A computed fold for a 90-nucleotide RNA from Thermoanaerobacteraceae bacterium SP2, annotated as c-di-GMP-I riboswitch aptamer. The coordinates come from a structure-prediction model, not an experiment, and the mean pLDDT is 86. The source organism's lineage runs through Bacteria, Bacillati, Bacillota, Thermoanaerobacterales and Thermoanaerobacteraceae.
[in-house]
């Protein structure tokens, strides 16, 4: 170097749910927590998928309102797929 994740050290990550902040809202972030995790490290401007609907358009009402649709707002712990790394093993 390429391939692999049986085994085993060193460790790493943290899902739900709590508390607190920040957002309209999905949702992030921080602490506790531990379901899972061999890339549960980065990329959402790589495709697809999912969520949300402040704004915005229609559209209903006299108004307030409601209802639709729409991402420019998230998800990498939803698949691919890109890059980057521990350790063992052939």
């Nucleotide at each position: 170097a390429a391939g692999u994740g049986a085994u085993a050290a060193a460790g790493g990550c943290a899902a739900a749910c709590u508390u607190a902040u920040c957002g309209a809202a999905a949702g992030a972030u921080a602490a506790g927590g531990g379901c899972g995790c061999a890339a549960a490290g980065c990329c959402a401007u790589a495709g697809g998928g999912u969520c949300u609907a402040a704004g915005g358009u229609g559209u209903u009402u006299a108004g307030c309102u409601g209802c639709a649709c729409u991402a420019u707002g998230a998800c990498a712990g939803c698949c691919u797929g890109g890059c980057u790394g521990c350790c063992g093993c052939u």